This is a predicted structure of a 116-nucleotide RNA (SAM riboswitch aptamer (S box leader)) from Rhodanobacter spathiphylli B39. It matches the Rfam family "SAM riboswitch aptamer (S box leader)". From the family's description: The SAM riboswitch is found upstream of a number of genes which code for proteins involved in methionine or cysteine biosynthesis in Gram-positive bacteria. The coordinates come from a structure-prediction model, not an experiment, and the mean pLDDT is 86. It was read from a public genome assembly, where an Rfam model found it.
């Protein structure tokens, strides 16, 4: 970095150094000199993978259990929207047009797993 398969509305911050930017991208809209990103300690969430016990099965699934170990998080649904599409309401010169949704499926995006 390439294909792949799972999963995103749950959850979890503090203290040092530094000092201006960050939320992948665009647009929006937020956060930050009451201190952005980074870097270091420490703490915390969670349970992909590992471990352990069960249970199905044409051999990988599905259920509990741990939380030592690899990873991964700790503003806002992956912060919203991007393509299609479906509802609702409103105007219509009946072709449509604008608001709006804990609607449906996609694209991308992160994160873990397997493979090359």
């Nucleotide at each position: 970095c390439a294909c792949u398969c799972a999963u995103c509305g749950a959850g979890a911050c503090c203290g040092g150094c530094u000092g201006a930017g960050g939320g992948a991208c665009a647009g929006g809209c937020c956060c930050u000199u009451u201190g952005a990103a980074g870097c270091c300690g420490g703490g915390g969430c969670a349970a992909c993978c590992u471990g352990c016990g069960g249970a199905a099965u044409g051999u990988u699934u599905c259920c509990g259990c741990c939380a030592c170990g690899g990873u991964g998080c700790c503003a806002a649904c992956u912060c919203c929207u991007g393509c299609g599409g479906g509802g609702a309401u409103g105007c219509u010169u009946c072709g449509g047009c604008a608001u709006c949704c804990a609607c449906c499926g996609g694209u991308a995006g992160a994160u873990g797993g397997g493979c090359g």